[in-house]
RNA sequence: GGGGCUGUAGUUCAGUGGUGAGAACACUCCACUCAUAAUGGAAAAGUCGGGGGUUCAACUCCCUCCAGCCCCA
Numbered sequence: 001g002g003g004g005c006u007g008u009a010g011u012u013c014a015g016u017g018g019u020g021a022g023a024a025c026a027c028u029c030c031a032c033u034c035a036u037a038a039u040g041g042a043a044a045a046g047u048c049g050g051g052g053g054u055u056c057a058a059c060u061c062c063c064u065c066c067a068g069c070c071c072c073a
Stems, first nucleotide, its partner, number of pairs: 001072007010025004018056001028042004049065005
């Protein structure tokens, strides 16, 4: 220098154009217990990496930039 993959909650990830963006774990609160763990319940937590474009409508498609990983030279 060229090419590819990935970026979504604190963490690991799902979500292949259409309602209100989700799961598990973790954290917090409640119940249970003498107490802790386990278990059950509840709540909170997101500019969907940044910007632009296409569309009636974008996490999803296109362009560009940023970050990480891999391959080629």
The RNA shown here (transfer RNA) has 73 nucleotides and comes from an Acidimicrobiales bacterium. NCBI's taxonomy places the organism under Bacteria, Bacillati, Actinomycetota, Acidimicrobiia, Acidimicrobiales. Its Rfam family is "tRNA". The family's RNA type in Rfam is transfer RNA. Gene Ontology term of the family: triplet codon-amino acid adaptor activity.